A computed fold for a 100-nucleotide RNA from a Thermoflexales bacterium, annotated as Bacterial small signal recognition particle RNA. Rfam family: Bacterial small signal recognition particle RNA. The family's RNA type in Rfam is non-coding RNA gene.
[in-house]
Formats: sequence, structure tokens, C1' cells
RNA sequence: GGCCGGGUCCGACGCGGCAAAAGACUUCGAACCUCGUCAGGUCCGGAAGGAAGCAGCGAUAAGGGGACCCUUUUGGGUGUCGUCGGGGCGCCUGGUCCGA
Repeated sequence: GGCCGGGUCCGACGCGGCAAAAGACUUCGAACCUCGUCAGGUCCGGAAGGAAGCAGCGAUAAGGGGACCCUUUUGGGUGUCGUCGGGGCGCCUGGUCCGA
């Protein structure tokens, strides 16, 4: 110096990780306009019984809190990550040949 290959560059996909959101989990949560059970009392009835139903208790709705194990979605100057495609000016590197 020639030839071949790889990396750095660009794009796409995939995997892991970070962040956010939602679901699921758990907890709190309604004087009445949710449900269930409805003491007391009230109403209907001659009676037997029945009706509505406050408080209380329980379960929850809207909504709030908690943990971050799981699921889903989104994001990017996330990664000595992988695969494929593109690119071949420069830089790094490997092999091989020739020459000084």
C1' cells in the first nucleotide's frame, strides 16, 4: 500500500431496566336523597298478623389512602444488550498478500 471482515453512524424489531398512568389487591368511606338486617317507637287490624321504617350494625357507591408482587399502555441522549437492513468520507481494530 492492496483485498476481505468487524465496530463507531442511521433506521426498524426484540429483550431487560427506569419513569408515569390505569387495572387488579388492601384499607377508610353515605344523618337522608344505596342495599341488607332493622332494637325502640309509629301505622293498619277485634285478633292473628301485616306495613312503612329512624337509630345501631354490616356490605358497599362516588371519592381518598397504602403497598409495588402481578397485568396492560405510554415515553426516551435507558443498555460495554441482541438481530436484520442501510451507509462506506473519517477514525479504531482483526485476517491475508505484496513491498521498503

Background: The coordinates come from a structure-prediction model, not an experiment, and the mean pLDDT is 80.